[in-house]
This is a predicted structure of a 349-nucleotide part of an RNA (small-subunit ribosomal RNA, central domain) from an uncultured bacterium. Rfam family: Bacterial small subunit ribosomal RNA. Rfam links the family to the GO terms ribosome and structural constituent of ribosome. The RNAcentral record of the full RNA draws on ENA and SILVA. The coordinates come from a structure-prediction model, not an experiment, and the mean pLDDT is 88.
Context: one part of a larger RNA
């Protein structure tokens, strides 16, 4: 390179916007760049190919003819492109409602832990398989009562809810993202995707300053053990929390990229909108739009997936190509450093 993959066998970028580029609804009018038809140039000779011919054949040789491709030309108009003119079914605005731990700030809250102080009270406590270090008559553990300090928000909570993914949970305020329904007022293709690039991006980890109740790598004692740099027990630094910066990675997982359109139905839950009922509800129907279950069809190696597809198609983009070596070495970009990204070879099976 054909060509085949990517839930679990290699193999979806962690996630979003978005440049370049790729594709692109529907109705007509032109054009003719793509396309497609004719003609013709032009494609050195040998060769192949196909028509003949000549050496008795044949290898071999002569002759003729064909040619993608590129140029020129005349022609077609269906498809793509370009230009124009509408349209409204994608997209977006506009009115009306709705629902949520989406995301910042600041403010409050009550258990609980842990410490100070005081009161009761006395001999233990507090751990484990069993202990012992630990703690405690200088009065501990329990128990009231007062304060003080971080840090997390029991119940409700649930295949619930939000959020591009990370994530998100006490409660109130205020600022602010996004989304759903209805409606059919209004622009008319205004879309999708998105190499490169930007921002975001759990947790651990750095930096500067602060704060530290709890929990707790590292460390230190106590146990077990043949030993025990572990599991268990008491204690404990950095952390864990806050600001502000940096880092950019995770089994960042649905191991499933994103957008469209289609293809039987059953059952649950969430938020709407409608009808039928009604004081207001409920139950029912019928639509939207999210989140589960269990299955037709078809799909799959099989588990198993099935309108939230791993079915049928289209469009873009990312990534795969035996294991080991190795996400290692070199480079080169980024980082204070930890490190990260890019990403090989020889050798081996």
């Nucleotide at each position: 390179u054909u060509g085949g993959g990517u839930u679990u066998a290699a193999a979806g970028g962690g996630u979003g916007c978005g440049u370049a580029g790729g594709c692109g609804g529907u109705a007509u009018g032109g054009u003719a760049a793509g396309u497609c038809a004719g003609c013709g140039g032009u494609a050195a000779a040998a060769g192949c190919c196909c028509g003949g011919g000549g050496c008795u054949c044949a290898a071999c040789c002569c002759c003729g003819g064909c040619g993608a491709g590129c140029c020129g030309u005349u022609g077609a108009a269906a498809c793509u492109g370009c230009c124009g003119u509408g349209c409204u079914a994608g997209a977006g605005a506009g009115g009306a409602a709705g629902a949520g731990a989406a995301g910042u700030a600041g403010g409050c809250g009550g258990a609980a832990u842990g410490c100070g102080c005081a009161g009761u009270g006395u001999a233990g406590c507090g751990g484990u398989g069993a202990a012992a270090u630990g703690c405690u008559u200088a009065g501990a553990u329990a128990u009231u009562g007062c304060g003080c300090a971080g840090a997390a928000c029991u119940c409700c909570g649930a295949u619930u809810g939000c959020g591009a993914a990370g994530g998100c949970a006490g409660c109130c305020u205020a600022c602010c993202g996004g989304c759903u329904u209805c409606u059919g007022u209004c622009u008319g293709a205004c879309g999708c995707u998105g190499a490169g690039g930007c921002a975001c991006g759990a947790a651990a980890g750095c930096g500067u300053g602060g704060g530290u109740a709890u929990c707790g790598a590292a460390c230190a004692g106590g146990a077990u053990u043949a030993g025990a740099u572990a599991c268990c027990c008491u204690g404990g630094u950095a952390g864990u929390c806050c600001a502000c910066g940096c880092a950019g990675u995770a089994a960042a997982c649905g191991a499933u990229g994103a957008a469209u359109g289609c293809c039987g139905g059953c059952u649950g839950u969430c938020c709407g909108g409608u009808c039928c009922g009604a004081u207001u509800u409920a139950a029912g129907g019928c639509u939207g739009g999210g989140u589960g279950g269990g299955g037709a069809a078809g799909c799959g190696a099989a588990a198993g997936c099935g309108a939230u597809a791993a079915g049928c198609a289209u469009u873009c983009c990312a990534c795969c190509u035996g294991g080991g070596g190795a996400g290692u070495a070199c480079g080169c970009c980024g980082g204070c450093a930890a490190c990260g990204g890019u990403g090989a070879a020889a050798c081996u099976c």